[in-house]
RNA sequence: CGGAGUCGUUGGGGGUGGCCGCGUUCGGCCUGAGAGUUCACACCCCAAGAACCUGACCUGGGCAAUGCCAGCGUAGGGAAACGGCCCGUACGAGCG
Numbered sequence: 001c002g003g004a005g006u007c008g009u010u011g012g013g014g015g016u017g018g019c020c021g022c023g024u025u026c027g028g029c030c031u032g033a034g035a036g037u038u039c040a041c042a043c044c045c046c047a048a049g050a051a052c053c054u055g056a057c058c059u060g061g062g063c064a065a066u067g068c069c070a071g072c073g074u075a076g077g078g079a080a081a082c083g084g085c086c087c088g089u090a091c092g093a094g095c096g
Stems, first nucleotide, its partner, number of pairs: 001088003005085006011046004017030005052077003058071004
């Protein structure tokens, strides 16, 4: 000096849906890391960025139903700095 390695600090970004029980507040079921959008101590993501938003009242499949799954997607947008360790590289010095 470098690192698509690893741990952390501070800061920042983001989502919170479908259904049942006479039901905004309670309980249960489905997917999920997260189902609480008034604010989160939770969870995910921060640039080789599918965290998340738009297209989208989209297309195909499936479900009790739903971004539930796939496509769209090499699309458009989208939030970072620092430190420890580790690895690599370069330069210098001492000793043999």
About this RNA: Predicted 3D model of a 96-nucleotide RNA (TPP riboswitch aptamer (THI element)) from a bacterium. Its mean pLDDT, the model's own confidence on a scale to 100, is 78. Its Rfam family is "TPP riboswitch aptamer (THI element)". Rfam links the family to the GO term thiamine pyrophosphate binding.